A computed fold for a 362-nucleotide part of an RNA from a Gemmatimonadaceae bacterium, annotated as large-subunit ribosomal RNA, domain IV.

[in-house]
Context: one part of a larger RNA
RNA sequence: ACGUGGUCAAGGAACUCGGCAUAAUGAUCCCGUAACUUCGGAAGAAGGGAUGCCUCCCGCUGUUGCUCACCUCGCGUGAGUUGCGGUGGAAGGCCGCAGAGAAUCGGCCCAAGCGACUGUUUAGCAAAAACACAGGUGCGUGCCAAGCCGCAUAAGGCGCCGUAUACGCACUGACGCCUGCCCGGUGCCGGAAGGUUAAGGGGAGAGGUUAGCGGUCUUCGGACUGCGACGCUUUGAGCCGAAGCCCCGGUAAACGGCGGCCGUAACUAUAACGGUCCUAAGGUAGCGAAAUUCCUUGUCGGGUAAGUUCCGACCUGCACGAAUGGCGUAACGACUUGGGCACUGUCUCGACCACGUGCUCG
Numbered sequence: 001a002c003g004u005g006g007u008c009a010a011g012g013a014a015c016u017c018g019g020c021a022u023a024a025u026g027a028u029c030c031c032g033u034a035a036c037u038u039c040g041g042a043a044g045a046a047g048g049g050a051u052g053c054c055u056c057c058c059g060c061u062g063u064u065g066c067u068c069a070c071c072u073c074g075c076g077u078g079a080g081u082u083g084c085g086g087u088g089g090a091a092g093g094c095c096g097c098a099g100a101g102a103a104u105c106g107g108c109c110c111a112a113g114c115g116a117c118u119g120u121u122u123a124g125c126a127a128a129a130a131c132a133c134a135g136g137u138g139c140g141u142g143c144c145a146a147g148c149c150g151c152a153u154a155a156g157g158c159g160c161c162g163u164a165u166a167c168g169c170a171c172u173g174a175c176g177c178c179u180g181c182c183c184g185g186u187g188c189c190g191g192a193a194g195g196u197u198a199a200g201g202g203g204a205g206a207g208g209u210u211a212g213c214g215g216u217c218u219u220c221g222g223a224c225u226g227c228g229a230c231g232c233u234u235u236g237a238g239c240c241g242a243a244g245c246c247c248c249g250g251u252a253a254a255c256g257g258c259g260g261c262c263g264u265a266a267c268u269a270u271a272a273c274g275g276u277c278c279u280a281a282g283g284u285a286g287c288g289a290a291a292u293u294c295c296u297u298g299u300c301g302g303g304u305a306a307g308u309u310c311c312g313a314c315c316u317g318c319a320c321g322a323a324u325g326g327c328g329u330a331a332c333g334a335c336u337u338g339g340g341c342a343c344u345g346u347c348u349c350g351a352c353c354a355c356g357u358g359c360u361c362g
Base pairs, nucleotide, nucleotide: 001357002356003355004354005353006352007351008350010348011347014346019343027051028050029049030048031047036041038174052094053093054092055091057089058088059087060086061085062084063083065081066080067079068078069077070076095099107341108340109339110338111337112336113335114333115332119131120130135172136171137170138169139168140167141166147158148157149156175328176327177326178325180258181257182256185255186254187251188250189249190248191247194246195245196244200240201239205235206234207233208232209231212227213226214225215224216223217222259277260276261275262274263273286320287317298314299313300312301311302310
């Protein structure tokens, strides 16, 4: 110096990102217990009191023996008493600093956010507000179901020895009150008149090849050149030709979206009101400086002596908003935030003790 354990005057969170860590609380019995609430809870709420030992008394109770009474007479029932116990209560007394004398053994309260809850998770830095969840909704599926595994576009299997109150997929996430407008874009569903459209069908026509025929030249061997049937071959238009797409409708608890400018009231300010442009439609209820607010430590109120955090309001929402759910909500949470009581070496501010390790000397 470090580690582990212990103690401390006065103060008591002044420490710190933050009461992290410590301390405190702690058992049993009794009294007592608020808001709120889904009437179950909250609740061990909170907050108080008692607890040892001795003597004596009063109950309840187990059991052996003995005595008595009754008797349907038995290994019967009842009462009393003695002994050995168990348990509850009252009174008086005794000792200590301390009686749940050691050990084990909740700290509590207020307010807010998020998630309803119990659960699940990053084996090895994250346990959460993330995942799941019961409940809600939409979509698909009529049975050899849809969907999925498998695969040689198999057999076989799951779904299911189930049958739409079922199964599969997706979103939301208890409960309460609710869930507005937009189908123009994208997706999905329905439609089939028209436009477009593949393979394929179809072969008009075109090119190549050459038996043959012709022209020019010829040293008569041939050379160059034009046309060209059948066949083979390379191609190939019109025309016929499905779904899809275009098109016509529907659909938002499908993906998604949900305006701007100007003016106006007898103080001022503001604008119920008016005008105008654009849009598929211009954000309804509720909430709002929020896990969302840049400006911002917004402004006002509360709490503090003093508060960038916190709580309550306001609304100017940079850039909330309704199942990518909105707003509430009792209970619950090793969650997050603010405040308080208790308590403390966290601190003012450090000190000492014990053990261990290191270091120095030997």
It matches the Rfam family "Bacterial large subunit ribosomal RNA".